[in-house]
Context: one part of a larger RNA
């Protein structure tokens, strides 16, 4: 890892609500007892006692409707123009007003509670309290077992190869008056050297399902000492030992181990087993020692009532409003000018003044606001009409789930108008539609809602070289492979439409030739000559020709422009504005920014005609099944019609299958249950029945009850391979 087999909402007691059954202003037994009984277990007894017939008040205390409308059902009677109207009585429910008991109160006011159906069983759902749907903790406690490991201690014992230093002290010699030196010899110390044994682990490698749950080699620290060490003993978990490392106390230690408390307890992760039908949620408020968890409300579902002059939707009419917008009329904000005031401030003056400035009113051109409004929509929201092939709306009570939502347009905010950002509010999806087409490919995008068949049709988005099912025309654009990524900026790309202007009295562009004189203006200047800089910026001769528009020189000098003629006759030509499509700008790691391929009068834009293809949409044929609502009908159900059938949590509902019991009929050695294969039946869990192998002793319809009733998943537990 696969196969099998095993495995998870269950059992009591005590409440809620439905439904059914008894009984009914009652109702029901409990413990017990008693009688049959093979057993299970059944039937009689027993009202102790308990719910319930009255309530309200903190109590003392006090104490309730044959009322009325209206609906709507049912039942009887009466009339009539009898598939049936009409009218009356009566009862029932359900609402409504009125009145009423008790409180409060001065109170006939107002306000709160009330003004008669229960009871006991069974069943489903479900709430508490129990292990409580199952499986998982670390811990917590009690009680005991452990020092054959190991830490420390006690008691006794054994051990320690060789070498090598050579201290205290002691002898003899020599010196010396003597203390004592010097010298030799002898000695035999030391937490002393080197190194075995033994103890230990320093560094590297190996080793890593190992020789080995700490090893192997080399290497290395101690080796008379706080040494190793055998045997016998002592300490014990809230504890022991500990030259303290949280170290050790049996491969286990910030508190051993073992059995119990014990199925602790887990607001947490995992799993949770058979089908079909009908509905279908929310990820928000608010409050939590609460923030991944719960209560209530909100949103589902189911059962009963009510409503049909309700609900939705669509149009009309009629309301309120201060949001977009807009505007300065207010409140502040702000730019320019103009004028007045001055009790301000600088300046100048003797002085009166003048002059800048600032404030403040005002007048004028111009602005701006979420916490400004002199206006002021769109939507929405409420009322009311009419329409409507649409069906909901509201209360009462059972049961849930949901409190991590999210990607996208649109209002806002934070934030960098960043962010697959984070927070409101509106939408229609996703969540639950990750079913279908389109988008290459992709929950949130566009299109569209899948009862189930159909090799039938017809659309949508979206497309019709080919891969791939489908196309052809027309006008024009675009040469960038633009298309098929992107900005400020840049540019005689190209098309279209203007708009001012030159132009056969010759345009623009090119060639040719001129560009000149007072004069080197005039100041400044070491110089300034047209060209450092300040003034000025004229006249004259011209077809023109600046007191120079540039380059140049120390200044001059040179070259050029403006400007004029000539030449050409190849006729258009300058500038500008608008808009279409290009184009540069433009670097990233695999070919990698069209899904390929491959498109250039397009297969690429834009405009337009006219077919087609394209989806689980719509039709059409056929089938199933819910609801309603008619008809038929003995209950069941049958036809017919209209709407309907996408679904997680979750809510209803209706079955199938297992084991056992009972009822009860029936299979079986002429082969029972298994177990294999074919085939047949049902919408689905499933089922009989037929063959054929194999098995070999039991098994089952039917209509009821009980449950240890359905497994792929739980790093699920056993066992097999």
């Nucleotide at each position: 890892g696969c196969c099998g087999g095993c495995g998870a909402g269950u059992g009591u007691u005590c409440g809620g609500u439905a439904a059914c059954u008894g009984c009914a202003a009652g109702g029901c037994u409990a413990a017990g007892a008693g009688a049959u009984u093979u057993u299970c277990a059944u039937c009689u007894c027993g009202a102790a006692g308990u719910c319930g017939u009255a309530g309200u008040g903190a109590a003392a205390g006090c104490g309730a409707g044959u009322u009325u409308c209206u609906u709507u059902u049912g039942u009887c009677c009466c009339g009539c123009u009898u598939a049936g109207c009409g009218g009356g009585a009566c009862a029932a429910a359900a609402g409504a007003a009125c009145g009423u008991g008790c409180c409060u109160g001065a109170a006939u006011a107002g306000g709160g509670c009330g003004c008669a159906a229960g009871u006991a069983g069974u069943u489903a759902c479900u709430g508490a309290a129990u292990g409580a749907c199952c499986c998982g903790a670390a811990c917590c406690c009690a009680g005991g077992u452990g020092a054959g490991c190991u830490a420390u201690c006690c008691g006794u014992g054994a051990c320690c190869a060789g070498g090598g230093c050579g201290a205290a002290c002691c002898g003899c010699a020599u010196c010396g008056a003597g203390a004592g030196a010097u010298g030799u010899g002898g000695g035999a110390a030391g937490g002393c050297c080197c190194g075995c044994a033994c103890c230990g682990g320093u560094g590297a490698c190996u080793g890593c399902u190992g020789c080995a749950a700490g090893a192997g080699u080399c290497u290395c620290g101690g080796a008379u000492g706080a040494g190793c060490u055998g045997c016998g003993g002592a300490u014990a978990g809230g504890g022991g030992u500990a030259a303290u490392a949280u170290g050790c106390c049996a491969a286990u230690c910030g508190a051993a181990c073992c059995u119990g408390g014990a199925g602790c307890u887990a607001g947490c992760u995992g799993g949770u087993u058979c089908u079909c039908c009908c509905c279908g949620a929310a990820a928000u408020a608010u409050a939590u020692c609460u923030a991944g968890g719960u209560a209530u409300a909100g949103g589902g579902u189911c059962a009963c009532a009510u409503u049909a002059u309700a609900g939705g939707c669509u149009g009309g009419u009629g309301g309120g409003g201060g949001u977009a917008g807009a505007g300065c009329a207010c409140u502040g904000a702000u730019c320019g000018g103009g004028u007045g005031u001055c009790c301000g401030g600088g300046g100048g003056g003797a002085a009166a003044c003048c002059u800048c400035c600032a404030a403040c009113a005002u007048c004028u051109a111009g602005u701006c606001a979420a916490a400004c409004u002199c206006c002021g929509a769109a939507u929405a929201c409420c009322a009311u009409c009419a329409g409507u092939u649409c069906u909901g709306a509201u209360g009462u009570g059972g049961c849930a789930c949901u409190c991590a939502g999210u990607a996208c347009u649109c209002g806002g905010a934070a934030g960098c108008u960043a962010a697959g950002u984070u927070c409101c509010g509106a939408g229609g999806g996703c969540g639950a539609g990750c079913a279908g087409g389109g988008u290459a490919a992709c929950a949130u995008c566009c299109c569209a809602a899948a009862c189930c068949c159909a090799c039938a049709g017809u659309u949508a988005a979206g497309g019709u070289c080919u891969c791939a099912a489908a196309u052809a025309a027309a006008u024009g654009u675009u040469u960038a492979g633009u298309g098929g990524a992107a900005a400020a900026g840049g540019a005689a790309g190209u098309g279209u439409a203007g708009a001012u202007c030159c132009u056969a009295a010759g345009a623009c562009a090119a060639c040719u030739a001129g560009g000149a004189g007072g004069u080197c203006g005039g100041c400044u200047u070491a110089g300034a000559a047209g060209c450092a800089g300040c003034c000025a910026u004229c006249c004259u001769u011209u077809a023109a020709a600046g007191a120079a528009a540039g380059c140049g020189u120390a200044a001059c000098a040179g070259c050029u422009c403006a400007c004029u003629a000539g030449c050409c006759g190849c006729a258009g030509g300058a500038u500008u504005u608008a808009u279409g499509c290009g184009c540069c700008g433009a670097a990233a790691a695999u070919a990698a920014u069209c899904g390929a391929g491959g498109c250039u009068c397009a297969a690429a834009c834009a405009u337009u005609u006219a077919a087609c293809c394209g989806a689980a949409g719509c039709u059409u044929g056929g089938g199933g099944u819910u609801u309603u609502a008619a008809u038929c009908u003995u209950u069941a159900g049958a036809u017919u019609a209209a709407a309907g059938c996408g679904g997680u949590a979750g809510g209803g509902g209706a079955g199938c299958g297992u084991u056992c019991u009972g009822u009860g009929u029936g299979c079986a050695u002429u082969g029972a249950a298994g177990g294999u294969c074919a085939g047949c039946c049902g919408u689905a869990a499933g089922g009989a029945c037929u063959g054929g192998c194999u098995g070999g002793a039991g098994c089952g319809a039917u209509c009821a009850g009980a449950a240890g009733u359905g497994a792929g998943a739980a790093u699920g537990c056993c066992g097999g391979c």
This is a predicted structure of a 721-nucleotide part of an RNA (large-subunit ribosomal RNA, domain II) from a sediment metagenome. The prediction has a mean pLDDT of 80. The full RNA is in RNAcentral, with records from SILVA.